[in-house]
Formats: sequence, structure tokens, C1' cells
RNA sequence: AAGGAUUGCCGGGCAAUCGCUCUUCAAAGCCGCUUGCGGCUGCGGAGGGAGGAAAGUCCGAACACCAGCGGACACCGCGCCCCGGGAAAGCCGGGGAAUCCCGCACAGCGGGAUAUGGAAAGUGCCACAGAAAACAGACCGCUCCGGUACGCCGGAGUAAGGGUGAAAAGGUGGGGUAAGAGCCCACCGCCCGUUUCGGUAACGGAACGGGGCAAGGUAAACCCCGCGGGGUGCAAGGCCAAGCAUGACAGUGUGCCGUCCGCCACAACACUGUCGGGUAGGCCGCUCGAUCUCAUCAGUAAUGGUGAGACCAGAUAAAUGGUUGCCGGUUUGUGUCGCCGCCUGUCGGUGCACAGAUCACAGAAUUCGGCUUACAGGCAAUCCUUCCUC
RNA sequence: GAAUCGGUAGCUCAGUCGGUAGAGCAACGGCCUUUUAAGCCGUGGGUCGUGGGUUCGAGCCCCACCCGAUUCA
Repeated sequence: AAGGAUUGCCGGGCAAUCGCUCUUCAAAGCCGCUUGCGGCUGCGGAGGGAGGAAAGUCCGAACACCAGCGGACACCGCGCCCCGGGAAAGCCGGGGAAUCCCGCACAGCGGGAUAUGGAAAGUGCCACAGAAAACAGACCGCUCCGGUACGCCGGAGUAAGGGUGAAAAGGUGGGGUAAGAGCCCACCGCCCGUUUCGGUAACGGAACGGGGCAAGGUAAACCCCGCGGGGUGCAAGGCCAAGCAUGACAGUGUGCCGUCCGCCACAACACUGUCGGGUAGGCCGCUCGAUCUCAUCAGUAAUGGUGAGACCAGAUAAAUGGUUGCCGGUUUGUGUCGCCGCCUGUCGGUGCACAGAUCACAGAAUUCGGCUUACAGGCAAUCCUUCCUC
Repeated sequence: GAAUCGGUAGCUCAGUCGGUAGAGCAACGGCCUUUUAAGCCGUGGGUCGUGGGUUCGAGCCCCACCCGAUUCA
């Protein structure tokens, strides 16, 4: 210098002009009456006006209503360990363990990924192929026995070899055997128990004893263990206006007439629910909050403390934009232009000037904290590879 | 704005406890018929919306994304 990976930040700038929306000051006008106030329209002035994801609506909350006021089941979600942060979270930070993948100079080191509790609690499933797929299993082969028409056939044994499969029930060597086999032995591997060492732990190492090895995979299958969860969502919910049907049914409570008394039923009223009818207007909720900026302190960091300052969109078919000029980026073309390179050309690279085109993803809708996804280009840091120079 | 459901052949839909995807109509070829329709016989046609993961194996299970529909004052 070029390329790549990861992380963090930014994500066009300035000016003029014409608009849009909100707040506030307010000329003027209209309406009402309690006659100096209230409401409506609002010239003009001043100020605010999208994001890192506003998105997906996937988690967690705030807030509101409903249910309940205790517990359990069902159902749903999460899941290595330790520490820290956070209101909480399928959240974040730091360190570590195990497994898998990649690279290298390969007893190891470096990088990356992981929904990573439990498969000797139980159940289910493992297609096709293959003899056999989970209390193993004889197709070929091998061995023995019997038969034979000498081609072979039948029975028994055998898991060392072949073949099938994603997966075939430890490996090597020796003994042993009719042939074989953890059948027996040695070493390696594995499992269980005890002790011990390192570690807070996950886990790792060692010793002793036991086991010839039983214990395959799958829990993003049921399930078991641990932890967590009441439901619905601002179209929540409250108020006003308009409109419709004093509607139908059911329930609860009060309770008239009637009755000797009591109970049930019957008028009416109040409340609640379901259905049906009507409305699609306004106001509140609505934006000051786990808020933002700067400085400083603590911390590896996530984050937190302290101090000072700020108020920073609230639209409702939905505002936050259009045009012009200059600058910036990208790209295309042109040049009596400059420089470099060689294959000396209607060449390639690069610089300059001019002209044209273009400016990522996307856009608030009750509000926050996360996650995920989309994103032209630029800046910074760390690491890796290649080349050049010293 | 919020919530829920769905996407499989050209169309309408099945697909069980995960085992390698079908049905009807349509299309194409043949038979029948003077010809067409109907009928009969046969054939082809699939990115299971897309990508990733779990698994030996995914239409099915899990996650993310895309598209469509319905409901809620």
C1' cells in the first nucleotide's frame, strides 16, 4: 500500500425560496351571555418537527380494563458454570468448562460456532437396504456330523472375515478351539464405586477397588428435573355530542296486586351478561421519561454514581416536503490537457477541467428496554494474508 | 394500530406418530365418432413460499424472512 474479518461511530452539508404540521404570542372578525369574560376562525411574528433500524411484532415491562384475592393441575416458555450489570427479559458484559469445525511450524497452539439439564426413571420411533436395528442376529463364508445321484442337500456350532446401512453391540497381539468368540490373558480404551489433587463451580487429573464390556441414536418425540408465567391490549379505557329499538332472551337483587300464613310464579325498577339495532364525529389517554447532552469519577467491560444544563414530533388518511445554487460522494462521456507504463496503439492506468446522470435501507402512530432482519457509502480501532521500502 | 390463520401440480384441496408426495378437474397422446362433446386407455407435470438449523432422514419439528386472508371501536 492492497485485500479480508470483527467491533464501534456516522449515514450527505450549507444557503435562498415556496409550502405542510404542532406549540406559543397575537392583529382582526364572529357567537354567547353573567358586559368584561368565555368559546370559535385565525393575518402576521417566534420556536419545535423521523430512525439506527421508526420495520418484523419475536421476547420483557410501564400503563389501562377484566377476572381473582389461596393453592394445585392442564397449557406455554426457558435451560453448561461462576461473577457482575439490569425494573425485567428468548437481555447485556467479563472469565471459564465441554463438544464440533477450520488452520498451523500438530504430545500442542491459535481462531470460529454451539436451543450445551437428563437417553443405566419410563414410553415411542429408527423408512429403504440388509440374514439381523436393540432382552441382538446365521445370507455368504468357516467348522463338525449325517446323507448323496459327487452337482450338492439337511442339521448343529460360530459374530474372526465378506456384504447392507446414517448406525452392526470395544481395539491390537497371544493363548485356546473342530472352527471361533472377552472364552481366557497382556496392553490400550470404556463404565461404575471410593478416595484424593486442582478449581467457587461447570469440569479436569491421579490412585485403589470392581465390571469382560451390560450402557447405540433421537428429548427443536412424549416425558422427567429445575425455574418462570392470571387474561386482554391505547381500536386498552374514560367523557361529550349525534343516532338507533322504552328491542329479545337469561341471571341477581328490591318488590306491587292477590293469599289465613309460608314458598314458587306474575307488574314494575335497578344492575350484569349474550344476541340484535345505531354511530365512524370531538376531547382526554398523548407524550417529563427505567429521558437526553456535556463534564467527571468507579469499573477490563456491560453499566452505575455525582455535578451542570436541556425540554427535544405528536399527525388521524395521516405533517416532517418541493425547487434552485454551491460543496461532497458514486458513475458515464468528452478533451489540440498533464504524468507514468509497456505489447508504441483509434492502448492501459492515473491526475485535472468541463458536461450529464444519480444519492443505501427505510419512514413515527401509547411509551420504554432488548432481540432479529434490511442497509449505498464513509471514518476509527484490533487482528489476518500478500506485496513494496528501510 | 393490535391479534389470529394460511401458503403443496395450471386450478381446488388431501398428506396420520418425521421414512422420500398424492386425489379431482385441467393439459398432452391414442381409441371411439362423418366431426365435436361425453366415454375408455395411457402419459407428462412439484424449488412442498424463501433461507438456515435439529435429525441418518424434514411438506411435517424449531428459528428468521416474504406474501396473502380474516377479526377487533
This is a predicted complex of two RNAs, RNase P RNA and transfer RNA, with 463 nucleotides together. Rfam match: Bacterial RNase P class A. By type it is a ribozyme. The prediction has a mean pLDDT of 77.